A computed fold for an 84-nucleotide RNA from a Thermomicrobiales bacterium, annotated as transfer RNA. The source organism's lineage runs through Bacteria, Pseudomonadati, Thermomicrobiota, Thermomicrobia and Thermomicrobiales.

RNA sequence: GCCGGAGUGGCGAAAUGGCAGACGCAGCGGACUCAAAAUCCGCCGGGGCAACCCGUGGGAGUUCGAAUCUCCCCUCCGGCACCA
Numbered sequence: 001g002c003c004g005g006a007g008u009g010g011c012g013a014a015a016u017g018g019c020a021g022a023c024g025c026a027g028c029g030g031a032c033u034c035a036a037a038a039u040c041c042g043c044c045g046g047g048g049c050a051a052c053c054c055g056u057g058g059g060a061g062u063u064c065g066a067a068u069c070u071c072c073c074c075u076c077c078g079g080c081a082c083c084a
Base pairs, nucleotide, nucleotide: 001080002079003078004077005076006075007074010025011024012023018064027043028042029041030040031039045054046053047052057073058072059071060070061069
């Protein structure tokens, strides 16, 4: 340099054009307990009092609508080439 795959909360992940983060782990609060563990209940991306707005590696495009499709770029992984 060429080809292919991947990038989503603190972590594993789901949704594959139509409510982003289902479900699980971790975490926080509570119940239970003498206390703890286990178990059960609630909360759990960011901003905002709220309504609402933003967020799927970065940017642009297509579309009524993009994590998903197209283009450019960045990072990581694999293969190929080069290795004078």